[in-house]
RNA sequence: CAGAGUAGGCGCACAUGCGUGGAAAUUCCAUAGUGCCGCACGAACGGGGAGUUGUCGGGCGGACGAAAGAGCAUAGCUCUGCGGUGUGUGCGCCGCAUCCCGCUG
Numbered sequence: 001c002a003g004a005g006u007a008g009g010c011g012c013a014c015a016u017g018c019g020u021g022g023a024a025a026u027u028c029c030a031u032a033g034u035g036c037c038g039c040a041c042g043a044a045c046g047g048g049g050a051g052u053u054g055u056c057g058g059g060c061g062g063a064c065g066a067a068a069g070a071g072c073a074u075a076g077c078u079c080u081g082c083g084g085u086g087u088g089u090g091c092g093c094c095g096c097a098u099c100c101c102g103c104u105g
Stems, first nucleotide, its partner, number of pairs: 001105003008094010018083003021029003036062004041057003047101004052097001068080005
């Protein structure tokens, strides 16, 4: 001098789940989940130490907010959709950001 690796995030593919309500109806009401805002709390964070303005989690409150259709051998099953939908696997990208020490070349 150059580089690697964290919590975790994003994209694509595949697999497998969940939800898809109601009415006096083309509009209205209610809602799952995701994302968003607020409040307080907890947890983890390169190999070592420190640690939040960064990350994640559940809780409470708020705004917003989904779409159904078809087939069959019809107490049900299957298929196609819709919901910034959950989980897993693979690949790719981003990522100690801040301080001290270290690691590889």
A computed fold for a 105-nucleotide RNA from a mouse gut metagenome, annotated as THF (Tetrahydrofolate) riboswitch aptamer.